[in-house]
Context: one part of a larger RNA
Molecule: large-subunit ribosomal RNA, domain I
Organism: Planctomycetaceae bacterium
RNA sequence: GGCACAUGGUGGAUGUCUUGGCGCUAGAAGGCGAUGAAGGGCGUGGAAGGCUGCGAUAAGCCUGGGGGAGCCGUCAAACAGGCGUUGAUCCCGGGAUUCCCGAAUGACCGCAUAAUGAAUCCAUAGUUAUGCGGGGCGAACGUGGGGAACUGAAACAUCUCAGUACCCACAGGAAGAGAAAGAAACCUCGACUCCCUGAGUAGCGGCGAGCGAAACGGGAAGAGCCUAAACCGGCUGCUACGGCAGCCGGGGUUGUGGGACCGAUACACGGUAGGCAGACUGCUAAAAGAAGUUCGGUGGAAACCGACACCAAAGAGGGUGACAGUCCCGUAUUUGAAAGCGGAAAGCCGCCAUUCGGCACCCGAGUAGGUCCGGUCACGUGGAACCCGGACUGAAUCCAGGAGGCCCAUCUCCUAAGGCUAAGUACUCUCUAGCGACCGAUAGUGCACAGUAGCGCGAGCGAAAGAUGAAAAGAACCCCUUCGAGGGGAGGGAAAGAACCUGAACCCAUGUGCCU
Numbered sequence: 001g002g003c004a005c006a007u008g009g010u011g012g013a014u015g016u017c018u019u020g021g022c023g024c025u026a027g028a029a030g031g032c033g034a035u036g037a038a039g040g041g042c043g044u045g046g047a048a049g050g051c052u053g054c055g056a057u058a059a060g061c062c063u064g065g066g067g068g069a070g071c072c073g074u075c076a077a078a079c080a081g082g083c084g085u086u087g088a089u090c091c092c093g094g095g096a097u098u099c100c101c102g103a104a105u106g107a108c109c110g111c112a113u114a115a116u117g118a119a120u121c122c123a124u125a126g127u128u129a130u131g132c133g134g135g136g137c138g139a140a141c142g143u144g145g146g147g148a149a150c151u152g153a154a155a156c157a158u159c160u161c162a163g164u165a166c167c168c169a170c171a172g173g174a175a176g177a178g179a180a181a182g183a184a185a186c187c188u189c190g191a192c193u194c195c196c197u198g199a200g201u202a203g204c205g206g207c208g209a210g211c212g213a214a215a216c217g218g219g220a221a222g223a224g225c226c227u228a229a230a231c232c233g234g235c236u237g238c239u240a241c242g243g244c245a246g247c248c249g250g251g252g253u254u255g256u257g258g259g260a261c262c263g264a265u266a267c268a269c270g271g272u273a274g275g276c277a278g279a280c281u282g283c284u285a286a287a288a289g290a291a292g293u294u295c296g297g298u299g300g301a302a303a304c305c306g307a308c309a310c311c312a313a314a315g316a317g318g319g320u321g322a323c324a325g326u327c328c329c330g331u332a333u334u335u336g337a338a339a340g341c342g343g344a345a346a347g348c349c350g351c352c353a354u355u356c357g358g359c360a361c362c363c364g365a366g367u368a369g370g371u372c373c374g375g376u377c378a379c380g381u382g383g384a385a386c387c388c389g390g391a392c393u394g395a396a397u398c399c400a401g402g403a404g405g406c407c408c409a410u411c412u413c414c415u416a417a418g419g420c421u422a423a424g425u426a427c428u429c430u431c432u433a434g435c436g437a438c439c440g441a442u443a444g445u446g447c448a449c450a451g452u453a454g455c456g457c458g459a460g461c462g463a464a465a466g467a468u469g470a471a472a473a474g475a476a477c478c479c480c481u482u483c484g485a486g487g488g489g490a491g492g493g494a495a496a497g498a499a500c501c502u503g504a505a506c507c508c509a510u511g512u513g514c515c516u
Base pairs, nucleotide, nucleotide: 001515002514003513004512005511006510007509008508009507015501016467017466020439021438022436023435024434025433026432027431028430029428030427031137032136039101040100041099042055043054044053046079049075050074051073061095062094063093064092065091066090070083071082072081108134109133110132111131112130113129114128115127116126141172142170143169144168145167146166152159156206182189183188193220194219195218196217203211204210224420225419226418227364231250232249233248234247235246236245237244238243255398257363258362259361261358262357263356264355270352271351272350274349275348276347280343281342282341283340284339286335287334288333292308293324294307295306296305297304309326310325311315317329318328319327369393370392371391372390373389374388375387379405400415401414402413403412404411454461455460474500477489478488479487480486
């Protein structure tokens, strides 16, 4: 020096555990904000560093309800001082207080009303005052306005990724869409939305890579309405006195065309998405709640093992010195609200609510359509319709107009150029209850301890780190000592001693043996 074994050290793997995560289900809620939010700063305790709570009334104040013996949050124990059966602490409802910053605002913007009032006579713009509203934040979902590239095409340009990511605006609890100028095919259907199917079909495509419908059918849900115009009435303004325009009210709303007007006829039962009210009911505290601490054994400890009982509308789950239906909290079941919030049948109010004939007045205009250029449609210009936009043009009113994928005819369907509309659908920052062939501390969230420590001028980036024991019983006392750390005894269920469960390997040391 090597090898082997043993004993230790080091180290923190492994096993077990779980305070934390992850995914999902059902229900609720779907907002907060100038009555100052979200988020911060600074304060606030007897002493007070962090966290939590709170706001100069400052771990709290008042009040209604619950509850019933202890309490003065926590890391975190001790001290001091207090409170409480005249009901505290605690839990739920309502109220008060609520410093400074922050939209942060004594401003600004919009609307309404009133007053005032330029160039410029009337007027208007403007100005002033008052009132109301807006502003900002918020996880995803939504609509709209903008809008990539990496990538794929085995290169790359059309194409793809993708109308994705991202940016902006705005809204709602959903949004958007929506009552046919539809879909079809000579038969018919009858708003929209979502799912299944149709179907990786028809198609599109440097016909490459790839992209990719729709109708029918089956389901979820189900709901239809209001205007403009003709015509009538009123008011105001202008007038060339013929009327015209605006506003208000009535009237009226359709595709077997409907309506106005004229004539005739009939009449309400009913419907309702607005408002009120409301039997009953849900949420926000809670209450009652069965049955072994029986005997024996092991053990530090019984819930274990054995024996004998008992309850069960309760043998979900958690805790307790090891594994407990009957020890504790609970569980099944039943009961409960002064106050706040929600749902809601009957009821009340409001609103809506006929048909036939004649007449030929109306039926949404810089619109439809056209040309050129773009966009969007699964559809890349193609035979390219339909839809949208820019430029230039530019009709008709039912003997009308649009569509049926160029176009024309026939045929069929439908009535654009105004508007509203629940439900079925999407999502989850949040609350309640629950579930898991999900993780178990290098996993699962970045975080079981945190957006902390730390890093960066900044936008921002961003960790590691869990476990003594049933109970601190957290080691009195003695000894060594630089009277320090540490160690040795003793004690203590203990080779669990706080660098604390288990304690692998690498590595190190000591001892013994063998080899060199």